[in-house]
Molecule: small-subunit ribosomal RNA
Organism: uncultured prokaryote
RNA sequence: CGGCAUGGAUUAGGCAUGCAAGUCGAGCGGAAAGGCUCCUUCGGGAAUACUCGAGCGGCGCAAGGUAGAGUAACGCGUGGGUAUCUACCCCAAGGUCCGGGAUAGCCGCGGGGAACUGCCGGUAAUACCGGAUAACGUCUCCGGACCAAAGGUGUGAUUCCGUCCGUGGAUGGGUCCGCGUCCUAUUAGCUUGUUGGUGAGGUAAUGGCUUACCAAGGCGUAGAUGGGUACCGGGUGUGAGAGCAUGACCCGGCUCACUGGGACUGAGACACUGCCCAGACACCUACGGGUGGCUGCAGUCGAGAAUCUUCGGCAAUGGGCGAAAGCCUGACCGAGCGACGCCGCGUGCGGGAUGAAGGCCCUCGGGUUGUAAACCGCUGUCAGAGGGGAGGAAAUGCUUGUUCUCCCCCUUGUUUGACCUAUCCUCGGAGGAAGUCCGGGCUAAGUUCGUGCCAGCAGCCGCGGUAAGACGAACCGGACAAACGUUAUUCGGAAUUACUGGGCUUAAAGGGUGCGUAGGCGGCACGAUAGGUGGGAUGUGAAAUCCCCCGGCUUAAGCGGGGAACUGCGUUCCAAACCAUCGCGCUUGAGAGAGACAGAGGUGAGCGGAACUUGCAGUGGAGCGGUGAAAUGCGUUGAUAUUGCAAGGAACACCAGUGGCGAAGGCGGCUCACUGGGUCUCUUCUGACGCUGAGGCACGAAAGCUAGGGGAGCGAACGGGAUUAGAUACCCCGGUAGUCCUAGCUGUAAACGAUGAGAACUGGGUCGAGGGGACCUCCACAUCCUCUCGGACGUAGCGAAAGUGUUAAGUGCUCCGCCUGGGGAGUAUGGUCGCAAGGCUGAAACUCAAAGGAAUUGACGGGGGCUCACACAAGCGGUGGAGGAUGUGGCUUAAUUCGAGGCUACGCGAAGAACCUUAUCCUGGUCUUGACAUGCUUGGAUUAACCCCGUGAAAGCGGGCACGCCUCUUCGAGGUGGAACGUGCACAGGUGCUGCAUGGCUGUCGUCAGCUCGUGUCGUGAGAUGUCGGGUUAAGUCCCUUAACGAGCGAAACCCUUGUCCUUAGUUGCCAGCGAGUCAUGUCGGGGACUCUAGGGAGACUGCCGGUGUUAAACCGGAGGAAGGUGGGGAUGACGUCAAGUCCUCAUGGCCUUUAUGAUCAGGGCUGCACACGUCCUACAAUGGCGCGUACAGAGGGACGCGAACCCGCGAGGGUAAGCAAAUCCCAAAAAGCGCGCCUCAGUUCGGAUUGCAGGCUGCAACUCGCCUGCAUGAAGUCGGAAUCGCUAGUAAUCGCAGGUCAGCAUACUGCGGUGAAUGUGUUCCUGAGUCUUGUACACACCGCCCGUCAAGCCACGGAAGCCGGUGGGGCCCGAAGUCGCUGAGCUAACCCGCUGGGAGGCAAGCGCCGAAGGUGA
Repeated sequence: CGGCAUGGAUUAGGCAUGCAAGUCGAGCGGAAAGGCUCCUUCGGGAAUACUCGAGCGGCGCAAGGUAGAGUAACGCGUGGGUAUCUACCCCAAGGUCCGGGAUAGCCGCGGGGAACUGCCGGUAAUACCGGAUAACGUCUCCGGACCAAAGGUGUGAUUCCGUCCGUGGAUGGGUCCGCGUCCUAUUAGCUUGUUGGUGAGGUAAUGGCUUACCAAGGCGUAGAUGGGUACCGGGUGUGAGAGCAUGACCCGGCUCACUGGGACUGAGACACUGCCCAGACACCUACGGGUGGCUGCAGUCGAGAAUCUUCGGCAAUGGGCGAAAGCCUGACCGAGCGACGCCGCGUGCGGGAUGAAGGCCCUCGGGUUGUAAACCGCUGUCAGAGGGGAGGAAAUGCUUGUUCUCCCCCUUGUUUGACCUAUCCUCGGAGGAAGUCCGGGCUAAGUUCGUGCCAGCAGCCGCGGUAAGACGAACCGGACAAACGUUAUUCGGAAUUACUGGGCUUAAAGGGUGCGUAGGCGGCACGAUAGGUGGGAUGUGAAAUCCCCCGGCUUAAGCGGGGAACUGCGUUCCAAACCAUCGCGCUUGAGAGAGACAGAGGUGAGCGGAACUUGCAGUGGAGCGGUGAAAUGCGUUGAUAUUGCAAGGAACACCAGUGGCGAAGGCGGCUCACUGGGUCUCUUCUGACGCUGAGGCACGAAAGCUAGGGGAGCGAACGGGAUUAGAUACCCCGGUAGUCCUAGCUGUAAACGAUGAGAACUGGGUCGAGGGGACCUCCACAUCCUCUCGGACGUAGCGAAAGUGUUAAGUGCUCCGCCUGGGGAGUAUGGUCGCAAGGCUGAAACUCAAAGGAAUUGACGGGGGCUCACACAAGCGGUGGAGGAUGUGGCUUAAUUCGAGGCUACGCGAAGAACCUUAUCCUGGUCUUGACAUGCUUGGAUUAACCCCGUGAAAGCGGGCACGCCUCUUCGAGGUGGAACGUGCACAGGUGCUGCAUGGCUGUCGUCAGCUCGUGUCGUGAGAUGUCGGGUUAAGUCCCUUAACGAGCGAAACCCUUGUCCUUAGUUGCCAGCGAGUCAUGUCGGGGACUCUAGGGAGACUGCCGGUGUUAAACCGGAGGAAGGUGGGGAUGACGUCAAGUCCUCAUGGCCUUUAUGAUCAGGGCUGCACACGUCCUACAAUGGCGCGUACAGAGGGACGCGAACCCGCGAGGGUAAGCAAAUCCCAAAAAGCGCGCCUCAGUUCGGAUUGCAGGCUGCAACUCGCCUGCAUGAAGUCGGAAUCGCUAGUAAUCGCAGGUCAGCAUACUGCGGUGAAUGUGUUCCUGAGUCUUGUACACACCGCCCGUCAAGCCACGGAAGCCGGUGGGGCCCGAAGUCGCUGAGCUAACCCGCUGGGAGGCAAGCGCCGAAGGUGA
């Protein structure tokens, strides 16, 4: 762009305007308008009938067209029936004669605003009426009686068109019947013309259709009646089908026409564009009265998410009238509007790589958009412009011929297109023509940026909290394409209502149990029938649609032709297996009989002992009782205890048992009476009598209710005592209903095997209970067989699994009950039952995306078993109290930089903040390619360094002062180069953020013994097994068993150190023996014996013995040995957990910053002090303090260093200075210890804080803010509340020494040695851990999950005094129009008579029955 379809689904709400049903002069009287002719005084008149308004008359208007309100119905569908009608049409037969009286129109006179209407006069017909004729018509008592008509055209009608009677047909109706046709039982009873009969009436026709009388029926659980909803079918959508949903367009039927009622006319109506009445609404009005009905075509308003033009034409098809021409036709044919649907076509085709530019991404190399574009060469569909042009057209009419004429038929010519244009030619030029959705998975297609739980997305799951493939954008990609996406709805998937085709142990679901009605189902044999069933034939199943074939529009959609199909219903024939029915039999199902047996089966009555309580009495004399512990309570008025007697009520120990009985609930001392059921044996009898069972009826634990008894114990409620935060509980002391009996009611339970009943089939072994039989000569036992009942195990099978498994949850059958996501809720409401409590039946709104089952792995438990650890216990010493040191919090401050936060932060990062360190810490001063790195550009020797000067707190700023190499060379000039400087550009820099983006490193569980894998096996699977169990170990260490067998990471071992010995070596270490020397000293010569040093080796392995143990692993004891069962210590840290810690060690993604968050300088701060906490030091003293004397280590460090000795100083220290780069020299004195003396229990000769003065050292500098010394001062503190920490042997405790850091500063840290205990040999508890098992509603895993109440707000539903509407049924009153009936004294043309009149007939009017709307009260 075109073709074909389709378009008011809501308010059957209201409608302006136009059109949608007329036609016939060849039925009639006629002449309003026009035409023609004539006359005219030009006003008009006459005639004609070409034509024709109005009227009478005929036919049509009941069709066509619209709509779906009502209707659950013989309305529709399908198949039958008949007691019936049918205008126009067709076939056959017959007729059309003689008369009559009116009335519109018209003329005249009126009323009214209009609509309309009255009176007088006269007129026609195919209008109306009478008579004749009368059958193959109608009625009939079978004799008979009765019934019609109209003409027209034409010169001319038996002939054409009509008309009348009547037959048959066709068509179309009326009516009846079988079957089918939604939901609701929270509607179970309905019905009085109701059901039937008789008479009568009525109708075209059957019939309670109507009426009188008679009878009392009729319908209903196979769902009547009522309520709700709804036109029905062919078909349509979907589906494999069965079904489910639906009823637009087209076709058939029905129904309606403003709402309700009614009849008239007519062949046909109770009539969409007819009539009457009532009502509502709207309009006109002169207020008296009138008019109207779009659910026809257009159109308008309203309502709504939403549905078109007030178009053209009768050219075609069809309809009405007409003889015809023709007229009418919003039926119809066409056009218009709407991407609303289906179908077709185009928006170009070929070439074209510097793979252009631009865009996007990038690892910066490139990639992609992309042959896409540009560019080159073509084509011409569609749209546009112009011009030809088939067809939809066939007929009718007119005309010619044929025919004696007309008609019919044939033939010639001619006439007719609203609208549409196929198709062809020409012009022109790639020119006018691409979008929508999507890109996390489902589901085809991804990157970047922005955003930062915001904005937003979302069909479901779910995305978004700073690296979003999910939001928004861009680029790219995917799907479809003149469309694409969304929403609504239907079917499917959904076996998720399961007929095909589901389930009910635990997921929703077996009725509490039995008896039994209806119903459903039902054993074996024979015969018959033919309802079901199977087969054949036939009628029907409209057309369209669906399917197949063919044809034709270029194709397709659409259209035409043919076929098949329409799975249905009717009729008929055949068959007789099965179901059914009838008949006749059978015995195995069922029942009966006889004999025997077991039993807490039931009901009633009686009896018994133990225990308990109470009363009385005796003994006795202070408590009893109760609990985790107590108290309330009882008791000197004598309890408890004990003995005797008496009374009372309830329950029945042992036996007693996955034993028995019963339908279930349930049943337990003994005896008796009555009674139900069951089992076994015999196989005698009946002969299918059976199974199940909606409703119904009965039974039905406990609690509860009514009435009357009874009441010992127990014991809701209640009282008291405890417990507790509270304790309306658990525990204790009391105690009322109740529990018990009788009579009734209630009717529910986890009424459970969470498993309905019956019958059949399908491997087993085993235990218990009750019978019978066999074997044994008999009896008993044992054994075997069999029937019934009750259990546990288990095969196949089943099951989601757990499990079940002849007592099925297996396999097939019959019947019943029940289920359909969770909550709301077994609630509300209605009904029903109950005395009540309450039971039975039993929703919805709303809300959620789950709820649930079984099993798995973990985690957890105030679950269990086993085991371990300084976990507890047993001990020793501490902390918490004091003073001080140090870290943290808090507070303060300009700043008190940052991090670390239970254990696992807090003497931690920091192995050492006066400046430095030191940081976006603060205040202030400065620099900007920078304090540090690399590269480029440019300048030129200006300048850097060094030195000097000025300024300044310094940093910094400003100024001054040289110059390398080469060439020409005298100055000097030229060129060039390096570091540096200046300028500019890339960039540097950041202890800025994010440890929740990361690497690395680390802490912790924990040096706990665990964590896994391969193969195999088991399980649908998650998973399990191995890794469990029995032992054993420090250990998943080892052994044994074992559907597991092996292996890995961990444990252990290997490594270091220490403990014993041997060997080698012998300086700087050592010194026994020999020698020398000194006041003295391994000082010296020597020596390697010893110590020691540091290399190598030995040694320890449950190796040996005994015992225990499973002939094991191993454990216990012992010997030997320096050491004994891992000898001590260290290093070593599995899979993983804590989003643990660290971006401030380092590295690093992203983000942020760039004259600053970078760099630098001075000063200050990190040391700040009401306070709180952690970790330490020193103490509180006599096991001590002080003084004097005296002894013994180890491991370290030392050159910007350690520093002897000597001198000075009370001392810190200073001066001078030997030695030593170290087994040589120095630090260096070890201290506790030992010996002697003093102190004598006190705030002290304890304790040392604080403060004053005077000094020393380091350092540029000790004010903030270092350490040390001397003198003086002499605080708190007298062993520490609740609580809490460490330690099992060379350990705790105690004592000192050294080192790193470091200029200086150590109560900290890291090491070293000296002295050197106590206790435990256990696992109840606390904490933590391992393993097995168990429960779980937890899985972020108990710091879990989760319940109830609640302010305010919102949503939904229920109730509610009452209030307001709608609908349906019924009673009564009133009663329009109208049919019918009665009356009809008033009026009355046709016909009759005896004719001024009367009669028949008719009309008005009145009355009656019915009757819509209305009123009224329940």